[in-house]
Source information: SAM riboswitch aptamer (S box leader) from Flagellimonas okinawensis, 103 nucleotides, folded computationally. It was read from a public genome assembly, where an Rfam model found it. The source organism's lineage runs through Bacteria, Pseudomonadati, Flavobacteriia, Flavobacteriales and Flagellimonas. The model forms 97% of the base pairs in the Rfam consensus. Rfam family: SAM riboswitch aptamer (S box leader). Its family is annotated with regulation of gene expression in the Gene Ontology. Model confidence (mean pLDDT): 82 of 100.
RNA sequence: CAGUUAUCAAGAAAGGUGGAGGGAAUAGACCCGUUGAAGCCUUAGCAACCCUUGGCCCAGUCAAGAAGGUGCUACAUUCUAUCCCGUUGGGAAUAGAUAACAU
Numbered sequence: 001c002a003g004u005u006a007u008c009a010a011g012a013a014a015g016g017u018g019g020a021g022g023g024a025a026u027a028g029a030c031c032c033g034u035u036g037a038a039g040c041c042u043u044a045g046c047a048a049c050c051c052u053u054g055g056c057c058c059a060g061u062c063a064a065g066a067a068g069g070u071g072c073u074a075c076a077u078u079c080u081a082u083c084c085c086g087u088u089g090g091g092a093a094u095a096g097a098u099a100a101c102a103u
Stems, first nucleotide, its partner, number of pairs: 003101006013043005021032003026081004044073003049069002051065006077095001082092004
C1' cells in the first nucleotide's frame, strides 16, 4: 500500500511554539482563522476498539472498570454530488476516518 469485519448526529481543551491558512481529495455551498489557521510540543480530558474484572443460557452476551496500546477533543465524516423511495424528508452505495485481524 491493498484486504476482511465493526463503528462514524453522543462525548471531551488549556498552555507553549509557530505565523496563514484550515474544515481528507474534486466542484459548489456554508463555516473557522492575525481577538492567531495548519504543523509540532506539554498537560488535561473524552470514549471504550483492543484490554482488565465479574456474572450468565460461554463461537457469545451482560455489567463494571480505565493500568496499558491506539484513537479523538468547532460545525453530522460541516452539508450536497451517485442510486432508490417520491420529496422541507428518508434509505442505500461510493469515497474517507478509526479500531481489530490478516498480509